[in-house]
Molecule: transfer RNA
Organism: Acidimicrobiia bacterium
RNA sequence: GGGGGUGUAGCUCAGCUCGGCAGAGCGCUUCGUUCGCAACGAAGAGGUCGUGGGUUCAAAUCCCAUCACCUCCA
Numbered sequence: 001g002g003g004g005g006u007g008u009a010g011c012u013c014a015g016c017u018c019g020g021c022a023g024a025g026c027g028c029u030u031c032g033u034u035c036g037c038a039a040c041g042a043a044g045a046g047g048u049c050g051u052g053g054g055u056u057c058a059a060a061u062c063c064c065a066u067c068a069c070c071u072c073c074a
Stems, first nucleotide, its partner, number of pairs: 001073007010026004020057001028044005050066005
């Protein structure tokens, strides 16, 4: 320098193919249970979907550019 892949909640990841209310597990907070802890049960908070732009009534999803990381080739 060129090809490919990944980026979504604090962490690990679904959802993207085929556009239509942003999710799961763990963690966190509160409550119940207990003398207390753990475990269990209930409720809750937590997101510019890497960034910018385009298409569209509507974009995490489609298109373009760009950034970071991983990988392959040279």